[in-house]
Context: one part of a larger RNA
Molecule: large-subunit ribosomal RNA, domain II
Organism: Rhodohalobacter sulfatireducens
RNA sequence: GCCUACGAGUUGCUCCUGUCGUGCGAGGUUAAUCCGCUCAGCGGAGAAGCCGCAGCGAAAGCGAGUCUGAGAAGGGCGCGCAGUACGGCGGGGCAGACGCGAAACCGGGUGAUCUAUCCAUGGUCAGGGUGAAGGUGCCGUAACAGGUGCUGGAGGCCCGAACCGCCUGGCGUUGAAAAGCCAUCGGAUGAACUGUGGAUAGGGGUGAAAGGCCAAUCAAACUCGGAAAUAGCUCGUACUCCCCGAAAUAUAUUUAGGUAUAGCGUUUGCCAUAGAGCCUGCCGGAGGUAGAGCACUGAUUAGGCUAGGGCCCUUCACCGGGUACCAAACCUAGACAAACUCCGAAUGCCGGCAGGUGUUGGCAGGCAGUCAGCGGCAGGGUGAUAACGUCCUGUUGCGAGAGGGAAACAACCCAGAUCAUCGGUUAAGGUCCCAAAAUACCAGCUAAGUUGAACAAAGAAAGUUGGAUUGCCCAGACAACCAGGAGGUUGGCUUAGAAGCAGCCAUUCCUUAAAAGAGUGCGUAAUAGCUCACUGGUCGAGCGAUCCGGCGUCGAUAAUUUGCGGGCAUAAGCUGGUUACCGAAACCAUGGAUUCUAUCACUUGAUAGAGUGGUAGGGGAGCAUACCGACCCCGCCGAAGGCGGCCUGUGAGGGCUGCUGGAGGGGUCGGCAGAGAAACUGUAGGC
Numbered sequence: 001g002c003c004u005a006c007g008a009g010u011u012g013c014u015c016c017u018g019u020c021g022u023g024c025g026a027g028g029u030u031a032a033u034c035c036g037c038u039c040a041g042c043g044g045a046g047a048a049g050c051c052g053c054a055g056c057g058a059a060a061g062c063g064a065g066u067c068u069g070a071g072a073a074g075g076g077c078g079c080g081c082a083g084u085a086c087g088g089c090g091g092g093g094c095a096g097a098c099g100c101g102a103a104a105c106c107g108g109g110u111g112a113u114c115u116a117u118c119c120a121u122g123g124u125c126a127g128g129g130u131g132a133a134g135g136u137g138c139c140g141u142a143a144c145a146g147g148u149g150c151u152g153g154a155g156g157c158c159c160g161a162a163c164c165g166c167c168u169g170g171c172g173u174u175g176a177a178a179a180g181c182c183a184u185c186g187g188a189u190g191a192a193c194u195g196u197g198g199a200u201a202g203g204g205g206u207g208a209a210a211g212g213c214c215a216a217u218c219a220a221a222c223u224c225g226g227a228a229a230u231a232g233c234u235c236g237u238a239c240u241c242c243c244c245g246a247a248a249u250a251u252a253u254u255u256a257g258g259u260a261u262a263g264c265g266u267u268u269g270c271c272a273u274a275g276a277g278c279c280u281g282c283c284g285g286a287g288g289u290a291g292a293g294c295a296c297u298g299a300u301u302a303g304g305c306u307a308g309g310g311c312c313c314u315u316c317a318c319c320g321g322g323u324a325c326c327a328a329a330c331c332u333a334g335a336c337a338a339a340c341u342c343c344g345a346a347u348g349c350c351g352g353c354a355g356g357u358g359u360u361g362g363c364a365g366g367c368a369g370u371c372a373g374c375g376g377c378a379g380g381g382u383g384a385u386a387a388c389g390u391c392c393u394g395u396u397g398c399g400a401g402a403g404g405g406a407a408a409c410a411a412c413c414c415a416g417a418u419c420a421u422c423g424g425u426u427a428a429g430g431u432c433c434c435a436a437a438a439u440a441c442c443a444g445c446u447a448a449g450u451u452g453a454a455c456a457a458a459g460a461a462a463g464u465u466g467g468a469u470u471g472c473c474c475a476g477a478c479a480a481c482c483a484g485g486a487g488g489u490u491g492g493c494u495u496a497g498a499a500g501c502a503g504c505c506a507u508u509c510c511u512u513a514a515a516a517g518a519g520u521g522c523g524u525a526a527u528a529g530c531u532c533a534c535u536g537g538u539c540g541a542g543c544g545a546u547c548c549g550g551c552g553u554c555g556a557u558a559a560u561u562u563g564c565g566g567g568c569a570u571a572a573g574c575u576g577g578u579u580a581c582c583g584a585a586a587c588c589a590u591g592g593a594u595u596c597u598a599u600c601a602c603u604u605g606a607u608a609g610a611g612u613g614g615u616a617g618g619g620g621a622g623c624a625u626a627c628c629g630a631c632c633c634c635g636c637c638g639a640a641g642g643c644g645g646c647c648u649g650u651g652a653g654g655g656c657u658g659c660u661g662g663a664g665g666g667g668u669c670g671g672c673a674g675a676g677a678a679a680c681u682g683u684a685g686g687c
Base pairs, nucleotide, nucleotide: 001687002686003685004684005683006682011095012094013093015092016091017090018089019088020087021086022085023084024083027051028050029049033045034044035043036042037041055062056061065077066076067075068074098236099235101233105226106225107224108223109222110221116200117199118198119197120196121195122194123193124192125190127159128158129157130155134151135150136149137148138147139146163187164186165185168183169182170181171180202218204214205213206212239622240621241620242619243618244617249262250261251260252259253258263370264369265367266366267365268364269363270362271361276360277357278356279355280354281353282352283351284350285349291343292341293340297337298336301333302332303331304330306327308326309325310323311322312321313320373398374397375396376395377394378393379392380391381390382389403414404413405412418592419591420590421589423588424587425586429582430581431580432567433566434565438579440578441577442576443575444574445573451569452568459554460553463551464550465549466548467547468546469545470544471543472542480538481537482536483535484534486511487510488509491505492504493503517532521530522529593612594611595610596609597608598607599606600605623676625673627671628670629669630668631667632666633665634664641660642659643658644657645656646655647654648653
């Protein structure tokens, strides 16, 4: 992992509540107990008790009233409406209360054969080395001291087996082993190691102290019990079909992943059929948002005017004067505001009328689930006019929604799946191939593979293509070529020099001219030189400038691999237009099922209309299993069960049949439940 079996809303309680059924009914009902019998049961007796029939008040108490109160006032609660017993079902309560699951807590015991420490009594430590004290001979000393040879054999001494340990590495890691093996290493006469017997026990021991150890278990052992502890947590919770169908919000919470009440769902009853609800149109209202505005509040730019202040001048001082300083108020112009408003929409909201829809509404009762929401669009707060961010409001979707499109893609576009059809039409989106349908048509644009869904800006440019305005031009424009481009003068100043051309100044003048600047740029030390403006000629028709569009270019850098979905495409790209076609579970057609409503029939149908996506969840109708009762059947001429096949029902299922099997089984109507498994790292067995 598979198969088989087992495996979770149960049971008790006259405790509460609702609903259905049955009995009796202003009443209903017995409990214990007793009697009888055909005796785990039934029949009878039994009124104690309970509920109801009257309430109000704290109570005395009064009573269809009563309480409050001074009150015959007002007000509160009552006075109309049937209950009760048993049973079934839906919920609640108390119990383990749908099942399994703690970490833990407490009580009584069991453990020191492991290990920690201690006590008593025993045992063990190859071999080698070093050579303390002491002793002694000799030397030495006045005597000591001291020196030296020998002797001696000390030590938590040295090297190193047994023994004890475990520093490091490798192997092992479903091991040979629930701690080992190999190599290496530490101690090895000591605070050494070890045998045997004994002591200390769980909030306790023991601990050269690591929260270590106390029997492979230790921040509180093990075992049994309290005990089915508790678990607002996780997981699991078993057949079918039909109808409806949520929520992820508010308030409160030692509350935030829980719960209560409300909201939203379902179901039953009652009311209501219109002056209900919902939608649309029109009419009438309230309002201060968007926008706008500056009349208030505040903020604010420039100018003017002008208090006050600063600075300057003047004066011995007071006066006085000036001001491209700051600046109130005022004026002109400009402009800002969620907590500004002289104004002021659209929507929305309230009411009325009309139309549409056709009960969608209201009240009460039973039963829920929901309290993590999330995305898009729009209006805002917060954030950075960040976030698949966060918090509100409105709406929509996903959630709980399948189908088609967007390559893929919960919420983007289209569209809401009752079932069937080798029928049809369309939507979004598409029509060269992958791949259904135009290699369709008309007119433009693009040359960048731009582009072909979505990835970019400031900025740059004789890309290209339109439009607008304007200047010059056959009296010859623009470009090119030929020629001229002069003189006063090297203008003045400055300067070493400054001559058109370092810099400064200027009324940048005058002359000759077709034209020629006291000079546009290059150049020189300064001159020179080249060139431009300007003019003539050659040529012969358009040439410039500015602005606004379209499509392109650059700007353009990201990590596996070039990423249009790919192939590819010069259209099969982009813009505008046209006609076809393809394309979904949409719509239509045909047939079937089912729910509700209406009308007919009337018991079981028919017709018509409207419906039939669905999680949590509510309601309804059924299938199957075991056993029981009643009635009826089948079976050795083959029951159940098993393995196949066929038929049938919307489905759970049911039936027939072949083989197997070898003794029980079934139908109908009721009843009763240990009543349905794929999931719980479920339990057991088998493989």